[in-house]
């Protein structure tokens, strides 16, 4: 110098002028309006809406079926499909990274084409035996070799045989069961036995375990204004129907009305919900860590035609060009000045915890490697 | 702001794990004096994008992008 890995931080600063918006205070013909002062005013993702909660309503939030989600272990958390640590597997020379990672000897399905055969095995070429009308045909044996395929019924050696074959044996791989040791556990290390081998696919159906009632601040509560309290359908004297759900049960409401649909009206951008919260920052303590405890301190946007901005100046940052100085034989390196240009992704809308996606820079610590001395 | 659906040829759509297809349209050619109709033949795709599962993905799963639809209150 090049390539690559992990982590952290910031999201320009200050001033002037002109504006926008919330709160508090003061003044004015103080319910609305106006003026002045003080003070607060976007993000790491505010985004996607992919998960989990708080909160609110659905009479209760009950049972069953169906459906959905998750899937190594232990922990963290209000909770999670999130996070941390570890185990197994995979990738990379490495720093390090990825992992939907239960079950295929509960069952069912599928495995195109090719190939003899795609899972109760089977035989195209070959090999071997017998036989015949002998460059071959027929009958039988075989699965070592060839060939097909993504995948071919353990691998390899020896014995054995007509040729062969776990047919037998040794070693290796794998499965199941048992024992010993370690670990909270996933699992790891060691040993023995068995049948001698049981293909893949569950992001195919399914089985097992755990969890899940539904809807969402346009939830919901309170006013104000206006209309045709119209039409149709279903049902009604012990039942329909409704209670936001796929169905059933249970529960509740339910007699001159209930529900649904169509039609009609109002849309004041009204008040509350609406921002103090599983809150932020700092120190200490515990823990490998995620995180937790404790002490101190702070209040930090609440708009709705939707505020949080614009212009100028100076400084800081980055890039390019020109130039000066210093070091060096040199390639080059360091420092300074001037000019020009750049400064990303993007914007709260009930609130949090995560994930994912978009994106500009800076810093720190590892890894591999080239050249020169 | 919240909720839901869709994306395959120029257009409308089918295909739901092993050949990318149908109708209309387009092009060429035949027919006609010419056009149209009709006949014959042909071209046409990043199956929205990226990643994963699988031997194999338009199809199954995840993430993103784009398009479209719905919503309030009163009676």
């Nucleotide at each position: 110098g090049g390539a690559g890995c992990a982590g952290a931080u910031c999201a320009g600063a200050u001033g002037a002028u002109c504006g926008c918006u919330g709160g508090c205070c003061c003044g004015g013909u103080c319910u609305u309006c106006c003026g002045g002062g003080c003070u607060g005013g976007a993000g790491g993702a505010a985004a996607g809406u992919c998960c989990g909660a708080g909160c609110u309503c659905c009479g209760c939030a009950g049972g069953g079926c169906a459906g959905g989600a998750u899937g190594g272990u232990c922990g963290c958390u209000a909770a999670c499909g999130g996070c941390g640590a570890c185990u197994g597997g995979g990738g990379g020379c490495g720093a390090c990274c990825c992992u939907a990672a239960g079950g295929a000897a509960a069952g069912u399905g599928c495995c195109a084409c090719a190939g003899a055969a795609a899972a109760u095995a089977u035989a195209c070429c070959g090999c071997c035996u017998g036989u015949c009308g002998u460059u071959g045909g027929c009958a039988g044996g075989u699965a070592a070799g060839g060939g097909u395929g993504a995948a071919a019924a353990g691998g390899c050696g020896a014995g054995g045989u007509a040729a062969g074959a776990g047919c037998u044996c040794a070693c290796c791989a794998g499965u199941u069961u048992c024992c010993c040791g370690g670990g909270u556990g996933a699992c790891c290390g060691g040993g023995a036995a068995a049948g001698c081998u049981u293909g893949g696919u569950a992001a195919a159906c399914c089985c097992c375990a755990u969890c899940c009632g539904g809807a969402g601040c346009a939830a919901g509560a309170c006013c104000a204004a206006a209309u045709a309290g119209g039409a149709g359908a279903a049902c009604a004297u012990u039942a329909a129907a409704a209670g936001u759900g796929g169905c059933c049960c249970g529960c509740u409401u339910g007699a001159c009305g209930u529900u649904c649909u169509c039609g009609g009206g109002u849309a004041g951008u009204g008040u509350c919900g609406c921002u103090u919260g599983a809150g932020g920052c700092a120190g200490c303590a515990g823990g490998c860590a995620a995180c937790u405890g404790u002490u101190g301190u702070c209040c930090c946007a609440g708009a709705u035609g939707a505020a949080u901005g614009a212009u100028c100046a100076u400084c800081a940052c980055c890039g390019c060009u020109u130039u000066u100085c210093u070091g060096g034989u040199g390639a080059c390196a360091g420092a300074g000045a001037a000019g020009c240009g750049g400064a990303a992704c993007a914007g709260a809308a009930c609130u949090c915890g995560g994930c994912u996606u978009a994106c500009g820079a800076u810093c720190u610590g590892g890894u591999c490697u080239g050249a020169c001395a | 702001a919240g909720g839901c659906a869709c994306g395959u040829a120029g257009c409308u759509c089918a295909g739901g794990g092993g050949g990318a297809g149908a109708g209309c349209g387009c092009c060429a050619u035949c027919c006609u004096g010419a056009c149209g109709c009709g006949g014959u033949g042909g071209a046409u795709g990043u199956c929205c994008a990226g990643g994963g599962u699988u031997c194999a993905a338009a199809u199954c799963c995840c993430u993103g992008c784009g398009u479209g639809c719905c919503u309030a209150c009163c009676a």
Notes: Two RNAs folded together computationally: RNase P RNA and transfer RNA, 448 nucleotides in total. It holds a member of the Rfam family "Bacterial RNase P class A". Rfam classes the family as a ribozyme.